[in-house]
RNA sequence: AGCACCUAAAGCCAAACCGAUUGCAAAAUCGGUGCGGAAAGUCACGGGUCUGAAAAAGACAGCCGGACUGCCGAA
Numbered sequence: 001a002g003c004a005c006c007u008a009a010a011g012c013c014a015a016a017c018c019g020a021u022u023g024c025a026a027a028a029u030c031g032g033u034g035c036g037g038a039a040a041g042u043c044a045c046g047g048g049u050c051u052g053a054a055a056a057a058g059a060c061a062g063c064c065g066g067a068c069u070g071c072c073g074a075a
Stems, first nucleotide, its partner, number of pairs: 012037002017032006035062001041068003045065003048060004
């Protein structure tokens, strides 16, 4: 110096709920909070669920799969 040990630790994200705003709606954004996560980072490609009277159009990546990318790491 590298690898394993890998957990821990330090950090990170953030459910539900509340307030404000946007939207027909699903839902999204901001703030508080903290259910949980180890890719709960990004992407709507496939499946699925939801909204929409419905064609349309849209939402969900914290539903599953896939693709791409990434951090810390003691004793």